[in-house]
RNA sequence: UGGGCUGGCCGGGCGACCGCGUGGAGGAGACUCCCCGAGGAAGGUCCGGGCUCCACAGGGCAGGGUGGUGGCUAACAGCCACCCGGGGUGACCCGCGGGAAAGUGCCACAGAGAACAGACCGCCUCACCGGCUCCGGCCGGUGCGGCAAGGGUGAAACGGUGGUGCAAGAGACCACCAGUGCGCCGGGUGACCGGCGCAGCUAGGCAAACCCCACCCGGAGCAAGGUCAAGAAGUCCCGCACCUUCGGGUGCGGGGCGCGCGCACGACUGAGGGCGGCCCGCCCGAGUGCGCGGGUAGAUCGCUGGAGGCGGCCGGCAACGGUCGUCGUAGAUGGAUGGUCGCCCCCGCCGGCGCAAGCCGGCGGGACAGAACCCGGCCUACAGGCCAGCCCGUCCG
Numbered sequence: 001u002g003g004g005c006u007g008g009c010c011g012g013g014c015g016a017c018c019g020c021g022u023g024g025a026g027g028a029g030a031c032u033c034c035c036c037g038a039g040g041a042a043g044g045u046c047c048g049g050g051c052u053c054c055a056c057a058g059g060g061c062a063g064g065g066u067g068g069u070g071g072c073u074a075a076c077a078g079c080c081a082c083c084c085g086g087g088g089u090g091a092c093c094c095g096c097g098g099g100a101a102a103g104u105g106c107c108a109c110a111g112a113g114a115a116c117a118g119a120c121c122g123c124c125u126c127a128c129c130g131g132c133u134c135c136g137g138c139c140g141g142u143g144c145g146g147c148a149a150g151g152g153u154g155a156a157a158c159g160g161u162g163g164u165g166c167a168a169g170a171g172a173c174c175a176c177c178a179g180u181g182c183g184c185c186g187g188g189u190g191a192c193c194g195g196c197g198c199a200g201c202u203a204g205g206c207a208a209a210c211c212c213c214a215c216c217c218g219g220a221g222c223a224a225g226g227u228c229a230a231g232a233a234g235u236c237c238c239g240c241a242c243c244u245u246c247g248g249g250u251g252c253g254g255g256g257c258g259c260g261c262g263c264a265c266g267a268c269u270g271a272g273g274g275c276g277g278c279c280c281g282c283c284c285g286a287g288u289g290c291g292c293g294g295g296u297a298g299a300u301c302g303c304u305g306g307a308g309g310c311g312g313c314c315g316g317c318a319a320c321g322g323u324c325g326u327c328g329u330a331g332a333u334g335g336a337u338g339g340u341c342g343c344c345c346c347c348g349c350c351g352g353c354g355c356a357a358g359c360c361g362g363c364g365g366g367a368c369a370g371a372a373c374c375c376g377g378c379c380u381a382c383a384g385g386c387c388a389g390c391c392c393g394u395c396c397g
Base pairs, nucleotide, nucleotide: 001393002392003391004390005389006388007387008386009385010384012344013343014342015341016340017339018338020037021036023034024033025032026031039368043379044378046377047376048375049374050373051221052220053219054218058280059279060278061277063217064216065215066214067213068082069081070080071079072078083097084095085094086093087092098212099211103210104209105206106205107204120151121150122147123146124145126143127142128141129140130139131138132137159177160176161175162174163173164172178202180199181198182197183196184195185194186193187192225301226300227299228298234257235256236255237254238253239252240251241250242249243248259293260292261291262290263289264288265287272284273283274282275281308327309326310325311324312323313322314321315320345366346365347364348363349362350361351360352359353358
């Protein structure tokens, strides 16, 4: 100095005026004052939870999720470290990471043949025919048989290299290598790594194809779910007053339950309901289902103090954990944080000055985007800018 890899941060600031929302203080009230007021993703709704309800909740089948090891975490398909495989010169990145000898299936085209494979060009023995001959044999053709080592096809061809052997070949045999299985030794918490020996000669790819194996899994969701009030034709209980044929009736007040009509089924011989789907089993249960008509739609809780933020120290390779201190940072509900002006800041272009650093002036731009119960992740979007570490190349000293 050029190009890369990985991680982190900012993404507007200040002032004035006017205007908003929660909370707090004051005031009879109007209103005044004070603190605070969208995000790194608030987006996606892809995972996991907290919380609420079903609910006191069992077994099996099916279904779903995960898929190397160890750790972190409330948990996870997340994160960290490591192992193995793949990519890259490298820093680093990716992984669909158990099983193909349990079974089924697929591998187009080409090719003889694509997993119990296979003969196109070929090689070899024998027999026959024709030709040549230096009489050793050679060339061509046909047939039976042997071969898969050579060549070709293909993304991939049933281990590789060298040799022995053979009519010609072939792990048929041998040496070495790779792989597989078995045994042993060493290192490691482990996945796994390294080494030695034996055996036989070799068991393509795809399981993010169906499948097999191992482990894990209740459901629904803040429109969850509570409280208060109101309303409807009524009904029950209590108190008081009046009447009474002494059975009870009427009115007022308070409280509880509760909308009316019709049809069908049911009430312990159990309708209906619950346990994610199904079965068994268990539990609740006197009403349930359908149709028509009527009333209410309000207030409030949940709702923000959390697996919280920030800082110091300690432990750990790290993710993270422990401890001490500190802060109080939106809670709306047709739904708040906005508008105007000025200055500053960042970036780009143009012009001028200057050796340069840089300065002055003008013009333009300033991204993605908006909480709605909360939290941990993942994914996606993002103008511009900054920081740190590492890798490769080139140049100079």
Bacterial RNase P class A, 397 nucleotides, folded computationally. Its mean pLDDT, the model's own confidence on a scale to 100, is 76. The sequence is in RNAcentral, with records from ENA. It is recorded under the gene name rnpB.